[in-house]
RNA sequence: GUAAAUGUUUUCUAGGGUUCCGCAGGCGCACCAUGCUUGGUCUGGUCCGAGAGAAAACACACAGUAUUUAUCUGUGCCACGGAGGGAUAAAAGCCCGGGAGAU
Numbered sequence: 001g002u003a004a005a006u007g008u009u010u011u012c013u014a015g016g017g018u019u020c021c022g023c024a025g026g027c028g029c030a031c032c033a034u035g036c037u038u039g040g041u042c043u044g045g046u047c048c049g050a051g052a053g054a055a056a057a058c059a060c061a062c063a064g065u066a067u068u069u070a071u072c073u074g075u076g077c078c079a080c081g082g083a084g085g086g087a088u089a090a091a092a093g094c095c096c097g098g099g100a101g102a103u
Base pairs, nucleotide, nucleotide: 007058008057009056010055011054012053015048016047020045021044022042023039024038025037026036027035060076061075062074063073064072078098080101084096085095086094
């Protein structure tokens, strides 16, 4: 410097904002309700959500055992990481990205 590989999905969590719900304020109303409006510097519900977080299922590889071929058992490592941009209502450990870079 190059090539290949480090699998897929689901659930959950760290985290995230504010489309909806809720909550709080205002307008309106004699008052309440319907309605409109402001607020995520509102704990929350819906929602998004990890390559480097967790669990499970399946797949693949290897080894073993069984015995006539798998609806069996086990193993499957490591992983520091900007800035900037993108989507969604909006944002994020989401995506660009096991990127740039570092060791």
Guanidine-I riboswitch aptamer from Mesobacillus maritimus, 103 nucleotides, folded computationally. Model confidence (mean pLDDT): 81 of 100.